[in-house]
This record gives sequence, structure tokens and C1' cells, in this order.
RNA sequence: AAGUUAUCAUGAAAGGUUGAGGGACUAGACCCGUUGAAACCUUGGCAACCUCCUUUUUUUAAAAGAAAAGGUGCCACAUUCUACAAAUGUUUACUGAACUUGUUUCAGUAUUCAGUUGACAGAUAACAG
Repeated sequence: AAGUUAUCAUGAAAGGUUGAGGGACUAGACCCGUUGAAACCUUGGCAACCUCCUUUUUUUAAAAGAAAAGGUGCCACAUUCUACAAAUGUUUACUGAACUUGUUUCAGUAUUCAGUUGACAGAUAACAG
């Protein structure tokens, strides 16, 4: 490196150096940026994965609660959104059927859009190595 597990719509920025890009990659969309991007440094903060403490239990562990000293992480936008699949609703077209013959109803196929769920990819932590 690959792998396993968990989480990912909450939250949290000032200063300095520097100077044009940035929001992971591809495509599209939408944004941020000379009123200073990214990067680095300092300080501050958020959160609670590891950690620490308490209680309980079915005790090699699990659950609940509290803390924030330590190890990470993070501090525009949902992982910024979409991409693949499923079912649902919906738009339009075509085909077929029914009878009440219509801007009708029902079914099927294709298609548009919407949100939902899942997958993929990614990030972080812990494990593992």
C1' cells in the first nucleotide's frame, strides 16, 4: 500500500508569510477567491474516534453518562450537488383494450422530472500490518 469496522445534512477562525488559484479524481452544474485561493507558521476553537473517569450488565466485552489532560481529526457550501441501481410518484409519446366515444378510463413500452433507499468512489478514526 491493500484489508476490517464505524462515522460522514450538527459544530468550530483570527493573525502572519506568500500571491492565483480552489471546492479529492473525470464530466456537468453550482459556488469560493486580489475585500487575498492553495500551501506553510502562530494562536484560538469545534467535536468526541482513540483516551480518561463513573455506573450498570449477560464481564477477554458491551451499554449509558460525564471530562477534555494526552494521540489524531476538523473549523465556506450535505463528502457542495449529480453520475450507477431499485422501487415509488410524475411528464410526454407510442401501442393495445374497454365503453360512457371523450382533452375518457385502464394496461404495457419508452421517456421527463422529483425526492427516497442502496451501491460505487472518497475522507477521518480505530484495528491490523
A computed fold for a 129-nucleotide RNA from an OM182 bacterium, annotated as SAM riboswitch aptamer (S box leader). The model forms 97% of the base pairs in the Rfam consensus. It matches the Rfam family "SAM riboswitch aptamer (S box leader)". Its family is annotated with regulation of gene expression in the Gene Ontology. The organism belongs to Gammaproteobacteria, within Bacteria. The prediction has a mean pLDDT of 81.